[in-house]
RNA sequence: GAGUCGAAAAGGCAAAGCUACCGAAAGGUUGUGACGCAAAGCUAAAGGGGCUAAAGCUUAUUGAGGCCAGAGCCAGCCAGCUGCCUGU
Repeated sequence: GAGUCGAAAAGGCAAAGCUACCGAAAGGUUGUGACGCAAAGCUAAAGGGGCUAAAGCUUAUUGAGGCCAGAGCCAGCCAGCUGCCUGU
């Protein structure tokens, strides 16, 4: 320096739910909370996957339905990049 594993300690993050705000929605931010996480750190214009459907297109006829995302969203789905402590 690289790799494997995670017994212990320190420290870190924070799901669902609830509050307030933003948004058409998905979702995001704040506070609370503590399901979990050794990358739950970063990347959504490298890729796969998932969610939403405002605008648009379309069917239809007044109840609405359908399609559609490079320019909406998800990194706590996979993936890519980087990387802390301790022991072996």
Predicted 3D model of an 88-nucleotide RNA (c-di-GMP-I riboswitch aptamer) from a Syntrophomonadaceae bacterium. The organism belongs to Syntrophomonadaceae, within Bacteria. The coordinates come from a structure-prediction model, not an experiment, and the mean pLDDT is 75.